[in-house]
RNA sequence: UUAAAUAAAUUGCUUAAUUUGUAAGAAGCGGAGGAACCUUCUUUUGGGGUGAAUCUUGCGAAAGCAAGUAGGGUUAACAUCUUUCGACCCGAACCCGUCAGCUAACUCCGUAAGCAUUGAGAGAUUGGUGGU
Numbered sequence: 001u002u003a004a005a006u007a008a009a010u011u012g013c014u015u016a017a018u019u020u021g022u023a024a025g026a027a028g029c030g031g032a033g034g035a036a037c038c039u040u041c042u043u044u045u046g047g048g049g050u051g052a053a054u055c056u057u058g059c060g061a062a063a064g065c066a067a068g069u070a071g072g073g074u075u076a077a078c079a080u081c082u083u084u085c086g087a088c089c090c091g092a093a094c095c096c097g098u099c100a101g102c103u104a105a106c107u108c109c110g111u112a113a114g115c116a117u118u119g120a121g122a123g124a125u126u127g128g129u130g131g132u
Base pairs, nucleotide, nucleotide: 011116012115013114014113018027019026020025028111029110030109031108032107033106038101046099047096048095049094050093055068056067057066058065059064071090072089073088074087075086079125080124081123082122083121084120085119
């Protein structure tokens, strides 16, 4: 000097997954079940839920692989948000267990985990401090 790894702190990102508290809890955020009315007819061709993560085609005996795609995310440096162009990514996984449309009252549950983006423009809103 270069590369890699580890630890701590700061900043930021996906996400409901944050704040408070010794904890249990609480607040906030998120999800499910559950009337009437309405809706739906449809139950092994099982059905359903969380989630952006659906669907199509090709190869393969299958497992799986590949190319697309509905849809979703990042593109920070006062704070938050919207948007244009370009660039870069994801397009999974898990759960319920024969059963659930919507759904007021009501009932129940979660608040894990994993990471490191910063190119150029157009706008909106909000907070703090100081001075007059």